[in-house]
A computed fold for a 91-nucleotide RNA from Streptomyces sp. NP160, annotated as SAM riboswitch aptamer (S box leader).
RNA sequence: ACACCAUCCAGAGUGGCUGAGAGACCCGGCUCGCUGACGCCACAGCAACCACCCCCUCGAGGGCAGGUGCUACCGCCGGGACCGAUGGAGG
Numbered sequence: 001a002c003a004c005c006a007u008c009c010a011g012a013g014u015g016g017c018u019g020a021g022a023g024a025c026c027c028g029g030c031u032c033g034c035u036g037a038c039g040c041c042a043c044a045g046c047a048a049c050c051a052c053c054c055c056c057u058c059g060a061g062g063g064c065a066g067g068u069g070c071u072a073c074c075g076c077c078g079g080g081a082c083c084g085a086u087g088g089a090g091g
Base pairs, nucleotide, nucleotide: 002090004088005087006086007085008084013043014042015041016040017039021032022031023030025080026079027078028077029076044071045070046069049067050066052063053062054061055059075083
């Protein structure tokens, strides 16, 4: 690469760099953006999938925050596509 399982209407932003597009793809909308979006970096934060710890209760339990992830809009919305993202465990 690939196939499998779970989740995707909760939550959480500032600064620096950059500079024109961005919200994954297609169609149609809507929205964000030179009062600097998107992206990258730093710090901060959110959450708790995995790890770890606890228990007269082993559970739909409690804790912690080491490995990931995430921090406009329900995966922005509707339709489409053996769609995508993240984690886990395989291989």
The RNAcentral record of the sequence draws on Rfam. Its mean pLDDT, the model's own confidence on a scale to 100, is 85. It matches the Rfam family "SAM riboswitch aptamer (S box leader)". Rfam's curators write: The SAM riboswitch is found upstream of a number of genes which code for proteins involved in methionine or cysteine biosynthesis in Gram-positive bacteria. Lineage of the source: Bacteria > Actinomycetes > Kitasatosporales > Streptomycetaceae > Streptomyces. The model forms 96% of the base pairs in the Rfam consensus.